This is a predicted structure of a 282-nucleotide RNA (Bacterial large signal recognition particle RNA) from a Chloroflexota bacterium. The coordinates come from a structure-prediction model, not an experiment, and the mean pLDDT is 77. NCBI's taxonomy places the organism under Bacteria, Bacillati, Chloroflexota. It matches the Rfam family "Bacterial large signal recognition particle RNA". The family's RNA type in Rfam is non-coding RNA gene.
RNA sequence: UCGUGCUAGAUGGGGAACUAGCGGUGCCCUGAACCAUCUCCGGAUGGCUGACUCGCAACCCGCUCUAGCGAGGUCGAAUUCCUUCUCGAGGGCCGUACGUUUCGGGACUGUUCGCUUCAAGUGGCGAUGAAAGUUGGGUCCGACGCGGCGCAAGCCGAUCAACCCCGCCAGGGUCGGAAGACAGCAACGGUACGUCGUCACUUGCGGGCGCCGUCGGGGCACCUGGCUGGAGCUGGCUGAAGCGUCCAAGCCGGGGCGUCCGUCUCGACAGAAGGUGCACGG
Numbered sequence: 001u002c003g004u005g006c007u008a009g010a011u012g013g014g015g016a017a018c019u020a021g022c023g024g025u026g027c028c029c030u031g032a033a034c035c036a037u038c039u040c041c042g043g044a045u046g047g048c049u050g051a052c053u054c055g056c057a058a059c060c061c062g063c064u065c066u067a068g069c070g071a072g073g074u075c076g077a078a079u080u081c082c083u084u085c086u087c088g089a090g091g092g093c094c095g096u097a098c099g100u101u102u103c104g105g106g107a108c109u110g111u112u113c114g115c116u117u118c119a120a121g122u123g124g125c126g127a128u129g130a131a132a133g134u135u136g137g138g139u140c141c142g143a144c145g146c147g148g149c150g151c152a153a154g155c156c157g158a159u160c161a162a163c164c165c166c167g168c169c170a171g172g173g174u175c176g177g178a179a180g181a182c183a184g185c186a187a188c189g190g191u192a193c194g195u196c197g198u199c200a201c202u203u204g205c206g207g208g209c210g211c212c213g214u215c216g217g218g219g220c221a222c223c224u225g226g227c228u229g230g231a232g233c234u235g236g237c238u239g240a241a242g243c244g245u246c247c248a249a250g251c252c253g254g255g256g257c258g259u260c261c262g263u264c265u266c267g268a269c270a271g272a273a274g275g276u277g278c279a280c281g282g
């Protein structure tokens, strides 16, 4: 130096979470080859079930600083193993800024509505007399009266008594010698009680009736008349101020999510440097 056969070792790695700690399954990132398309043939884009196999395993599984366990296969001292450095996909913590979303607050700006006050404009009334004062009356209450309404009764009309109502009493009955007399049913006429009817009239009773009367009471308010008075009065709108209220856009605070940036941390792939066995044979 070359060949052959072994051994150590390797057969993905990393992040977060979990864990006393380590690793695995699970989640996330990355890793060759392969597939499709394009191609200036350098490569680019996208996809990929996971770039040894089997069994165990998130309400976990297996281990213990030598930190997955058990079994099998492949490569094998090297560009493939180990160490260090560089680069850096990506992840994590924290922080600033921005965006978004949600919850809470209501001092300030703004917003909704209401009340009070002020002021000017506008409108109405006013010398056919404002405000103010005074006085009378009405609306209000009570009593009485009147009217009206309702009910009832009376009056009026009609009807209405076999007899125990009246009048008149045929027939018949009684008395009488006779003349006549007497009592008296029915019919007829009338009447009482009762019943029916009604415009008006009379009387009695009643009331949440009255653009009625009289008297009394009341007196805030409203209406109206007289007198005094001699120029304002009043309604709302706009404006201002104050108070309260509504909303929560601005504002303040808390939470979630995302983006950029920054510190720290871990760090795949890639690159560089260095290191690292045994046996046999040429």
Base pairs, nucleotide, nucleotide: 001282002281003280004279005278006277009075010074011073012030013029014028015027020064021063022062023061024060034047035046036045037044038043052072053071054070055069056068081275082274083273084272085271086270090266091265092264094262095261097259098258099257100256101255102254103253104252105251108250109249110247113244114243115242116241117240118239120238121237123234124233125232132228133227134226135225136224137223138222139221140217141216142215143214144213145212146210147209149206150205151204152203153202154201156197157196158195159194165190166189167188173182174181175180